Record summary: Model confidence (mean pLDDT): 80 of 100. This is a predicted structure of a 73-nucleotide RNA (transfer RNA) from a Chloroflexaceae bacterium. NCBI's taxonomy places the organism under Bacteria, Bacillati, Chloroflexia, Chloroflexineae, Chloroflexaceae. Its Rfam family is "tRNA". It is annotated as a transfer RNA. Rfam links the family to the GO term triplet codon-amino acid adaptor activity. About the family: Transfer RNA (tRNA) molecules are approximately 80 nucleotides in length. The RNAcentral record of the sequence draws on ENA.

Parts: sequence; C1' cells; structure tokens
RNA sequence: GCCCUCGUAGCUCAGUGGAUAGAGCAAAGGUUUCCUAAACCUUUGGCCGUGCGUUCGAUUCGCACCGAGGGCG
Repeated sequence: GCCCUCGUAGCUCAGUGGAUAGAGCAAAGGUUUCCUAAACCUUUGGCCGUGCGUUCGAUUCGCACCGAGGGCG
C1' cells in the first nucleotide's frame, strides 16, 4: 500500500429499512435469613464510532474518515 471482518448499555452480544432499541453479566434498592451467600422482584444505564448522502422513514443501505482485529505484498 491492497483486501476482508467488526464498531450498539460499565462488559459480552442480539437486532439488518417501520413507529417507545433488547438480553445476559455487572451496579443500586427491596423480599427472604440470626448473619453471609444463593434465589426471587424492581430500577438505573444508549441520542447505535464521526460526517455526508439515499429514502416518507436509517442502528440497518451507499460514500468518506476515525478506531480494532485478520490476511496478502
């Protein structure tokens, strides 16, 4: 330098055009217990890497850039 994959909650990930974006773990509170752990319930937390475009509508499609990983030379 070229090619491929990826970027969504504190962490690991799902969601691949449609209305209020979800799960598990973690965190906070509560129930239970003599106490702890476990179990159960509730809650908090995101403007989906950045910008532009396509579209009635974009996390999703296109382009550029930024970042991570891999391959080739």